[in-house]
Context: one part of a larger RNA
Molecule: small-subunit ribosomal RNA, central domain
Organism: uncultured bacterium
RNA sequence: UUGCGAUUAAAGGGACCGCAUGCAGACUUAUCACUCAGUGGUGAAAGCCUGUCGCUUAACGAUAAAACUGCCAUUGAUACUGGAACUCUAGACUAGAUUUGACGUAUCUGGAAUAAGUAGUGUAGCGAGAAAAUGCAUAGACAUCACUUAGCACACCGAUUGCGAAGGCAGGUUACCAAGAUAUAACUGACGCUGAUGUACGAAAGCGUGGGGAGCGAACAGGAUUAGAUCCCGUGGUAGUCCACGCCGUAAGCGAUGCUAACUCGUUUUUGGGCCUUAGGGCUCAGAGACCAAGCGAAAGUGAUAAGUUAGCCACCUGGGGAGUACGCUCGCAAGAGUGAAACUC
Numbered sequence: 001u002u003g004c005g006a007u008u009a010a011a012g013g014g015a016c017c018g019c020a021u022g023c024a025g026a027c028u029u030a031u032c033a034c035u036c037a038g039u040g041g042u043g044a045a046a047g048c049c050u051g052u053c054g055c056u057u058a059a060c061g062a063u064a065a066a067a068c069u070g071c072c073a074u075u076g077a078u079a080c081u082g083g084a085a086c087u088c089u090a091g092a093c094u095a096g097a098u099u100u101g102a103c104g105u106a107u108c109u110g111g112a113a114u115a116a117g118u119a120g121u122g123u124a125g126c127g128a129g130a131a132a133a134u135g136c137a138u139a140g141a142c143a144u145c146a147c148u149u150a151g152c153a154c155a156c157c158g159a160u161u162g163c164g165a166a167g168g169c170a171g172g173u174u175a176c177c178a179a180g181a182u183a184u185a186a187c188u189g190a191c192g193c194u195g196a197u198g199u200a201c202g203a204a205a206g207c208g209u210g211g212g213g214a215g216c217g218a219a220c221a222g223g224a225u226u227a228g229a230u231c232c233c234g235u236g237g238u239a240g241u242c243c244a245c246g247c248c249g250u251a252a253g254c255g256a257u258g259c260u261a262a263c264u265c266g267u268u269u270u271u272g273g274g275c276c277u278u279a280g281g282g283c284u285c286a287g288a289g290a291c292c293a294a295g296c297g298a299a300a301g302u303g304a305u306a307a308g309u310u311a312g313c314c315a316c317c318u319g320g321g322g323a324g325u326a327c328g329c330u331c332g333c334a335a336g337a338g339u340g341a342a343a344c345u346c
Base pairs, nucleotide, nucleotide: 005316007300008299012314014201017198022193023192025088026087028085029084031082033081035077036076037075038074039073040072041071042070050064051063052062053061054060091191092188094186097182098181099180100179104176105175106174108172109171110154114150115149116148117147118146120144121143125136126135162169163168206247207246208245209244210243211242215241216240220236221235223233258313259312260311261310262309263308266291267290268289269288270287271286272285273284274283275282276281295302296301319346320345321344328339329338330337331336
């Protein structure tokens, strides 16, 4: 490179946007670069292939023909591809209408719980656990009640729900902003799909600066357990968890399933919209689930949300270990991330 592949065997980039590239709707017209056909020229000789002939045969040689699948020129054909022109509306966008949601950012705000403080009541235990002990408590704990303060998370609703590109998003309110769907089929008229490099995004942990610190809680200390116990259990407890700004750029970032478009038997539930209705429901568009036919699959399974049948583009795989290591380079404050071998061995 070709071929075969990627849910689970190696293999889908964490995810979006997007320059280049690749690919790309319908009708008509002309063009003829591509494509196809004819003709001419050229394609040295030798060699190869075929016929005939000459050395007794063969090797070898002679001769004729073919071939040289190529290149150049020219004449035609016009279905496909290309470029050109006109038009169209089925893709795509836009507008106004209706509507949906925990989409995002910021302000203000609520109640429960927890903890602490102060005052009152009250007295000897509390707490913990399988059982205990460490721990707290006569300097009055625990319990109860009133007030105050603080930080964090949002019970019920709540769901097989919803929204978002993914990460993710849940008390309420307001402001700003973004998105989707439906119906109309009004506007534009192919404006599209994908997307190497690249830009912004990206849980948790971690890092920097400054705040904050209730609960929980790596590290750590004490108590238990145990042969030992650097664990599990228990009592404490620092970083952290929270906020603002800046970095990091990784995850079983999972549907272990790239994006887009078309086509393909049914049943059932549900979210949002529309139409009809005998008000039971039916149809339809866009989602979210369950079960299954054909098909596919090594099987498990999948099955209109395909892993079926096709098309376009990107990224990736090529025996196990060595190894996601070494070296180099880029990025980073660091931690480290990205890229990424070989020897050797089976």